[in-house]
Molecule: small-subunit ribosomal RNA
Organism: uncultured bacterium
């Protein structure tokens, strides 16, 4: 697109069509084939007449209708289904000279003369009933003899024509025909026998017509032939009897499906798929068998038999076949009216009238398809209402509605009315079509679908739920993908969905595919059918080409032109049916058939290599094993051991034997072989294959289903060997384990002979031949030229065997004269993944096993090249306190602090491996404070607006109550616009009452912004244009060197840019220049004192500039970037330190900084308060603090910083106080005063290795300070107390120079409170050989089944649960073969004491009767045979404890 469809929702009209696709299951009922009295005799019923009449009617003649029955025709047609058939059953083209045909047309020729039944009717009788049996009678177009013979038919004989089988035609001999009826007397309808014809059928042939080979042999009347029967006719159709044939890989037989075709559906076509409706043919009629009648039948509505089911019965017996037309049941997703008429068109009979016809023609049912038409037109913005959504402003439903003018397809009412009838009558359809007239927008819209494919988006609901899904997938809290709404899209009286079929699908490939790596080349030659085949010459004409003729049935399709309002539909005409057939013609091309030829191919001469094969002999080196010597402790083996072997003498050495496998060196992408595969010499046997010659043959050729052959390695059998090596198997070892790897040991193999398996990554992952297409280059065998003494070089050709490579192919890798190019010819094989190199069955093996080879079932991928990336216990280069080299801690104590666990009313809350854990927190006693109990508020602690009331309101202060907030009372009195008639009057602040809102440290950092950490201050990360590549990318960036650095150089299909990298900013080190106050002090004076004058050199302070750039020398280096040394210089190679963080990862933190989308909350999860907690302590753990002491503690004393802060503050001097601090108090908004003392350090002194003059926690005791307030819970300060710890287990940290270390000072936060952070100086080290190893990381390159990306991915057992399957001791079906048994009905054949009108004959009492004959019936028998038993096979379902592997979770 399609369809004899169903389902779900929905439905207005008409017009043509279609309508059991499944049980060929079973059927109640009605109808479906009957008609002819002009074929008979007979019966009945009526009209009219006659005769009788007991008046009731008999009788009989003449017509009319109507019959049961004899009798003729029809019933074999027509309608129906497709079960069965793989077949001459169908299609087609042809045969019948092998044939038959009723009616029917035409020709010729007859139809004379005769018998004897019978049924109907009537009587007897028998059965429930179906239906029989006896008797008497009767007639025909029923039956049966006679005659005649145009004619047929048979025999004979003859001609003639044909190749022939046979036809024709004469002659002659046998034999063989009939019916009548009607009738106006014309005739007309039959009736015999014959010729053609026409229509029909029968039979024979080519040729086409599914699947399977996991059906390979089948066949005895099988095959042929002679006689002979049978047939309408040929023929093994049958039957004796002969012979041994037939058929089959081109597919016989067996199995499974199916009715065949014109056609229909699909498709560009080839083709697939299909045969419902209409046609043609075949087949069936409850399953099987049978013949009878007939012109025709093995007979759908006939017979008889046998069976199954069903009905009726009196139980003795009978009846029945809807696959005919309605119609029931039942099966099913599923398919109509027990209608109406014979007007039409057929069809049977009849002389006709007629009569019959579920054939037909119609009507009903059903959107079941196909067409058509309608559901309303125009007009109408306040863009109404209303729904949706909104960013709140609108948009959109929407000209859609209302409303206004129109119209009447259709519907409804009235009237009118066909053709169809040719052909006198006759119309079921039907008062229908269809036509006027009136009514009146009136009676008529759904379904689907809106993620993509695929046109059409938004809210709401839900929350991996509930659901969608053709594929890809949607849903786990913002779902255009569920559901529902609004909108929008598609088609529309239908829309979807479900099944099938063709298409797409070049995804069986004839047209049109592949096969090195995706699936796919047999492990290899030889070589059988079979296919394919080299130049020519003559010649047939099968292919093959033209022209012609026949047929290709009708419908169907295309085109025309027509008929119905228009389509669909229906009808003319005309192509087309591509095909067969048959005549004529061509004769390149193929074929054949003939004759040549020499280039393919083979031979022969003359030469060469060569692990090519079989056999046989022959050696030398190693190895082990045996004797003998020598000679001692130890050998062996590994990473490293050890088991093992040795004082009974190994292991090393030397000499003798002895055995068995294997052949170093030569050796080489060297050589041969078809492939497995071949290596010491030798000799014998035997294959191929190369080159020169161009001497012979003359297409002999290539490829090869099947067969049979050779075929590593390992196994098997039987007999030998048996040195090494060595599957199993032992023992040591390694390991968590280690049935491995690594050691010692070691059986069987491995080696020979004969046999057998028959497989390998058997690979070149590339089947054989033959021709053509650029080259370069090595090799290895041979030939020629050229050269030379020669051997080499050098050239040209054959032939092998590599590499490079160019057109060309290729999905890419890659191939490329050894193609995976171009091209022909044969083989083989391949069609998604697993299931499965698997079952089952067959063939083959002694066995293992091997060959052939599926299905159910399951998945949406497997798969293959190549790319970026990321991973490797790959590789290369290279950098980092990465390790190494040191220096000092951490982990062990004791406190601090954080986290975690627990606990708790609450322990508020985030951080979780580097990148949480002295972190958010640069200060929890209240506050902070988000938590907990309690106590209270509700427009609220805050903001903004709006109604309304508001002029004595608020901030202060007192007083009660209370824990306070808070509430009640008094006192207070800032402020107060505008108008005003001076009475008020109006607007506001605050406050009161309501309404909009506010609030929220409430969830989500996986919705977010922003802001941070983190690889990482790592050297990356990209972009334009060109270039390569089908493409994903590639290149640029890679390379060579260098650099800290993608930092430069040089080279390159690239050139260039950006964002990082350096610089440019800030600090520090040196100078210079300004500028000297609070800073400074040389030289002048002056003091305790830079104190003061006085300067402004210095130092410093604070602006502005210079300086360093590999600049200069030297070596290296590619004349280069750049490196190594030096010189100057305060500083040298980024002088030294901040700052400065590319693209991006980590859903990395943070919604508790802040900002924001949903969510949730609203007398509470919001405000307000008091009091407790964020400080808890069995424990575990991160970060520091202090120590453990003599490089030290403690006393005394002496020296030298820097960077800051300080008016609610820093706070000197004096005092007092052992301190802590207090009292008073000068200066100081600071270079001016203050804090402030710097400390290690230096020098003295003591202390003497101890748990101490070390170390300070814990505790008790009193104090200071801040503070509303130090109890949970602050810091300090002083007596006294004196705990652990004596340098810290695995492990693990920081650090490269003014660093580590150690030393102390300052800030910030802060009313107090740091061992925590941030600065700042003081003193001040050791190491670095190196990059091998660990950690990160950067660039190349490399595998890769990874892509979330190795904290990836995946493998098989075990468990559980489900699901197909295979085997199974058997059970039960269906089918089908062989043997046999017994055999209904029939046909045919035989029988013989059965019965029988016609004809014959005889006999006789002669309308008859009796005997015989011909025939015929019935009975017997025989042969075939159908259901049917019985034995025993072969196929094939189904099921079965149990049991095997498969598949999916």
């Nucleotide at each position: 697109g399609a369809u004899g469809a169903a389902c779900g929702u929905u439905g207005g009209c008409g017009g043509u069509g279609u309508g059991c696709c499944u049980u060929a299951u079973g059927c109640a009922u009605g109808c479906a084939a009957g008609u002819c009295g002009u074929a008979c005799g007979g019966g009945g019923u009526u009209a009219c007449g006659a005769u009788c009449u007991a008046c009731g009617g008999a009788u009989u003649g003449u017509g009319a209708c109507c019959u049961a029955g004899u009798g003729g025709c029809g019933a074999a047609c027509g309608g129906c289904u497709g079960a069965g058939u793989a077949a001459c059953a169908c299609g087609u083209a042809a045969g019948u000279g092998a044939u038959c045909u009723a009616c029917c047309u035409u020709c010729a020729a007859g139809u004379u003369g005769g018998g004897g039944a019978u049924a109907a009717c009537c009587u007897g009788c028998c059965g429930a009933a179906a239906g029989g049996c006896g008797g008497c009678c009767u007639a025909a177009u029923a039956c049966c003899g006679a005659a005649u013979g145009u004619g047929g038919u048979g025999g004979c004989a003859a001609a003639g024509c044909g190749a022939g089988a046979g036809c024709u035609u004469u002659g002659u001999c046998a034999u063989u025909a009939a019916a009548g009826c009607c009738g106006u007397u014309a005739g007309g309808c039959g009736c015999u026998u014959g010729g053609a014809g026409a229509u029909g059928a029968g039979c024979u042939u080519g040729c086409g017509u599914c699947c399977g080979a996991u059906u390979a042999g089948c066949u005895a009347g099988u095959u042929g032939g002679c006689a002979g029967g049978g047939u309408a006719a040929u023929g093994g159709c049958c039957u004796a009897c002969c012979a041994a044939g037939g058929c089959u890989a081109u597919g016989a037989u067996c199995g499974g499906u199916a009715g065949c075709u014109g056609g229909u559906c699909u498709g560009a076509g080839a083709g697939g798929a299909u045969g419902g409706u209409c046609a043609g043919c075949c087949a069936g009629a409850u399953a099987g068998g049978g013949a009878c009648u007939g012109a025709g039948a093995u007979a759908c509505g006939g017979c008889c038999c046998u069976a199954a089911c069903u009905c009726c019965u009196a139980c003795g017996g009978g009846a029945g076949g809807c696959a005919g037309c309605a119609g029931c049941a039942a099966g099913g997703a599923a398919u109509u009216u027990u209608g109406g008429g014979c007007a039409a068109u057929g069809a049977g009979c009849g002389a006709a009238a007629g009569c019959u016809u579920g054939a037909c023609c119609c009507a009903g049912c059903a959107a079941c398809a196909c067409c058509g038409c309608g559901u309303g037109a125009g007009g109408g913005a306040a863009g109404a209402a209303g729904g949706c959504u909104u960013u709140c402003g609108a948009g959109u439903u929407g000209u859609a509605a209302a409303c206004c003018u129109c119209u009447u397809u259709u519907c409804c009412c009235g009237g009118g009315g066909a053709a169809g009838a040719a052909u006198u009558c006759u119309g079921a359809c039907g008062g229908u079509a269809c036509c006027c007239g009136g009514g009146g927008a009136a009676u008529a819209a759904g379904u689907c679908u809106c993620g993509g494919c695929u046109a059409a988006c938004u809210a709401c609901g839900u929350g991996c739920c509930a659901g969608c899904a053709g594929c890809c997938g949607c849903g786990g809290u913002a779902a255009u993908a569920c559901g529902u709404a609004g909108g929008a899209g598609g088609c529309g009286a239908a829309c979807g969905u479900u099944a099938u079929c063709c298409g797409g699908a070049a995804u069986c490939a004839c047209u049109g595919g592949g096969c090195g790596u995706a699936a796919a080349g047999c492990g290899g030659g030889a070589g059988u059918a079979g296919g394919c085949g080299g130049c020519u010459u003559u010649u047939c004409a099968a292919g093959u080409c033209a022209g012609g003729u026949g047929u290709g049935a009708a419908a169907u399709c295309u085109u025309u032109c027509g008929a119905c309002u228009u389509a669909a539909u229906c009808a003319g005409a005309a192509g087309a049916c591509u095909g067969c057939g048959c005549c004529u013609g061509a004769u390149a091309c193929u074929g054949g058939a003939u004759g040549g030829c020499u280039u393919g191919a083979g031979g022969g001469c003359a030469g060469g290599a060569g692990a090519a094969g079989g056999a046989a002999a022959u050696g030398g080196a190693a190895u082990u094993c045996c004797c003998g010597g020598u000679g001692u402790a130890g050998c062996g083996g590994u990473g490293a051991a050890a088991u093992g072997c040795g004082u009974a003498g190994a292991u090393a050495u030397c000499g003798g034997g002895a055995a068995g496998a294997a052949c170093a060196c030569c050796a080489g992408u060297g050589g041969c072989g078809a492939a497995g595969g071949c290596g010491a010499u030798u000799u014998c046997c035997u294959a191929g294959u190369c080159u020169g010659u161009u001497u012979c043959u003359g297409a002999c050729g290539c490829u090869g289903a099947g067969g049979a052959c050779c075929g590593a390695a390992g196994g098997c059998a039987u007999g030998g060997g048996g040195a090494g090596u060595g599957a199993a198997g032992u023992g040591g070892a390694u390991u968590a384990g280690a049935u491995a790897c690594c050691c010692a040991c070691g059986u069987a193999a491995u080696c020979c002979a004969u046999g057998c398996u028959g497989u390998a990554a058997a690979c070149g992952g590339u089947g054989g031949a033959u021709a053509c297409u650029a080259g370069g280059u090595a090799u290895a065998g041979g030939a020629g030229g050229u050269a030379u003494c020669g051997a080499c070089c050098c050239u040209u050709u054959c032939u092998g065997u590599g590499c490079c490579g160019a057109a060309g192919c290729u999905a890419a890798c890659g191939c490329u004269u050894u193609a995976a190019g171009u091209a022909u010819c044969c083989c083989g094989c391949c069609u998604g993944g697993g299931g499965a190199c698997u079952a089952c069955g067959g063939c083959c093996g002694c066995a293992a096993g091997g060959c052939u080879a599926a299905a159910a079932c399951u998945c949406a991928a497997a798969g293959g090249a190549a790319u970026u990336g990321a991973c490797g216990g790959g590789g290369g280069c290279c950098c980092g306190c990465a390790c190494a080299a040191g220096c000092g801690g951490u982990g062990g104590a004791g406190c601090a602090u954080g986290u975690g666990g627990u606990u708790u009313a609450a322990u508020u809350c985030g951080a979780c491996g580097c990148u949480a854990c002295g972190c958010g927190a640069a200060a929890a006693a209240c506050c902070u404070u988000a938590c907990c109990u309690g106590g209270g508020u509700u427009u609220g602690a805050c903001a903004u607006g709006c109604u309304g009331g508001g002029a004595u309101u608020a901030a202060u202060c007192c007083u009660g109550a209370g824990a306070a907030a808070u509430c009640a009372g008094g006192a207070g009195g800032a402020u107060u616009g505008c108008c005003u008639u001076c009475g008020g009057g109006u607007g506001u602040a605050a406050c009161c009452a309501g309404c909009a809102c506010a609030g929220g440290u409430g969830c989500u950092g996986c919705a977010u912004g922003g802001c941070u950490g983190u690889c990482g201050u790592c050297a990356g990360c990209u972009c334009g244009u060109g270039u390569c590549g089908u493409g994903a990318g590639a290149u640029g960036u890679u390379g060579g060197g260098u650099u800290a650095a993608g930092u430069c150089c040089c080279g390159c299909a690239a050139c260039g840019a950006g964002c990082g990298c350096a610089a440019c900013c800030c600090u520090c080190a040196c100078c210079u220049u300004u500028a000297g106050u609070u800073g400074c002090c040389a030289u002048c004076a002056u003091u305790a004192a830079g104190u003061u004058g006085g300067g402004c050199a210095c130092u410093c302070u604070a602006a502005a500039g210079g300086a360093g750039c590999u600049g200069c020398c030297u070596c290296g280096g590619u004349u280069a970037a750049c490196g190594g040394g030096g010189a100057g210089g305060a500083a040298g190679g980024u002088g030294a330190g901040g700052a400065u963080g590319a693209c991006g990862u980590c859903a990395a933190g943070u919604c508790c900084u802040c900002a924001u989308g949903g969510c949730c909350u609203u007398u509470a999860u919001a405000c307000c308060c008091a009091g407790g907690g964020c400080u808890a302590c069995a424990c575990a753990c991160g970060u520091g603090c202090u120590a453990c002491a003599a490089u030290g503690a403690c006393c005394u004393g002496u020296a030298c910083a820097a960077u800051g802060g300080g008016u609610a503050g820093c706070g000197a001097a004096c005092u007092c106080g052992u301190g802590a601090g207090u009292g008073u108090a000068a200066g100081c908004u600071a270079a001016u005063c203050c804090c402030a003392a710097a400390a290690a350090a230096c020098a003295g002194g003591c202390c003497u290795c101890a748990g101490u003059u070390c170390g300070g926690a814990u505790u008790g005791a009193a104090g200071u300070c801040u503070g509303c307030a130090a109890c949970u819970c602050g810091a300090c300060u002083u007596c006294a107390u004196g705990a652990a710890g004596u340098u810290g287990g695995a492990a693990u940290c920081g650090c490269u120079a003014g660093u580590a270390a150690u030393c102390g000072u300052g800030g910030a936060u802060c009313a107090g409170c740091a061992u925590g952070c941030c600065a700042c100086g003081g003193u001040g080290a050791a190491u670095a050989c190196g990059u091998u190893c660990c950690c990160g990381g950067g660039c190349c390159u490399u595998g890769u089944a990874c892509a979330c990306a190795c904290c990836g991915c995946c493998c098989g057992u075990c468990a559980c649960a489900c699901c197909a399957u295979g085997a199974g001791a058997g059970u039960u079906g269906g089918u089908u073969g062989u043997a046999c048994c017994a055999g209904a009905a029939g046909u045919c054949g035989u029988u013989g004491g059965g019965c029988c009108a016609a004809c014959c004959c005889c006999g006789u009492u002669a309308u008859g009767c009796g005997g015989g004959g011909a025939g015929g019936c019935a009975g017997g028998c025989g042969c075939c045979u159908a259901a049917g038993g019985u034995a025993u096979g072969g196929c094939u379902g189904a099921u079965g404890a149990u049991u095997g592997g498969g598949g999916u979770g």